Notes:
Predicted 3D model of a 271-nucleotide part of an RNA (large-subunit ribosomal RNA, domain VI) from a soil metagenome. It matches the Rfam family "Bacterial large subunit ribosomal RNA". Rfam links the family to the GO terms structural constituent of ribosome and ribosome. Model confidence (mean pLDDT): 89 of 100. The full RNA is in RNAcentral, with records from MGnify.

Context: one part of a larger RNA
């Protein structure tokens, strides 16, 4: 832009797009077959494997500054206790996100209609023929059935819901003039997000927990700092279940701080 008013929710599915694997072992049964050797159809049950989807409780990784240790050299005068630099300085951990080496699901079944093929009746051609007429059965394959998209399906589909003045004039037309009007409902701008390249999507904007701050939690790191004693001293120990301190993204609560004020599109019953 279209979809014949304009809007804000749910929906149809025409069409497209995924999926589609194949193992071992057990049972049937040491059965049928088979002289044995050896060994099943057809049917049931377990188990795992590659792939694919989602997930992050649980294990692993990653988490560039959570936290801890520690080397060297510089500062903060010094001690002590702290910064800075040095590939995050090196190291030992590790929250959330994300991810896989972790988890969970999926192929399964049905039903139609078919191929190859097997069949019934059955003439033509007194038989004999699946086929000519009719009619049955048959595939990891075809249609549907699962899963995704999906009405620009211009064939533009259905449902709720919601929203929209007066007067004059009129060659009457979806007309024109004037005055009021700006609805529904959507954007702008704002805090923001497991949403995302920007657009877009979601969630919130004082009737308010969107986010930041702050308070608890959980959860991490591993026992500050100061004292006091012991040790030459690196360093222990003890106050100190005080499991301290510090503390990122997680949970949850509080209007403290920021979402202020506003502004713009959309019009007025629709050939």
């Nucleotide at each position: 832009c279209g979809u014949u008013g304009g809007a804000g929710g749910g929906u149809u599915g025409a069409g497209g797009g995924g999926u589609g694997c194949g193992g071992a072992c057990c049972c049937u049964a040491g059965u049928a077959c088979g002289a044995g050797a050896g060994g099943a159809c057809c049917g049931g049950g377990u188990c795992g494997g590659a792939c694919g989807g989602c997930c992050c409780g649980c294990u692993c990784g990653u988490g560039u500054c959570c936290c801890g240790g520690u080397u060297g050299c510089c500062c903060u005068g010094c001690c002590a206790a702290g910064g800075g630099c040095a590939g995050c300085g090196c190291c030992g951990g590790g929250u959330a996100g994300c991810g896989a080496c972790g988890g969970c699901c999926g192929g399964c079944g049905g039903c139609g209609a078919u191929a190859a093929c097997c069949g019934c009746u059955g003439a033509a051609a007194g038989c004999a023929u699946c086929u000519a007429a009719g009619u049955g059965g048959g595939a990891a394959g075809c249609g549907c059935c699962c899963c995704c998209c999906g009405a620009g399906a211009u064939g533009a589909a259905c449902c709720c819901u919601c929203c929209c003045g007066g007067a004059g004039c009129u060659u009457c037309g979806a007309g024109c003039u004037c005055c009021c009007u700006g609805a529904a409902g959507g954007g702008c701008c704002g805090u923001c997000g497991g949403a995302g390249a920007c657009g877009a999507c979601g969630a919130c904007g004082u009737c308010g927990a969107u986010a930041g701050g702050c308070c608890g939690c959980c959860c991490g790191u591993g026992g500050a700092a100061g004292g006091u004693g012991g040790g030459c001293a690196a360093c222990c120990a003890c106050c100190u279940c005080c499991a301290a301190g510090c503390g990122c993204a997680g949970c949850g609560g509080u209007c403290c701080u920021a979402a202020u004020c506003g502004c713009c599109c959309g019009u007025g019953c629709g050939g």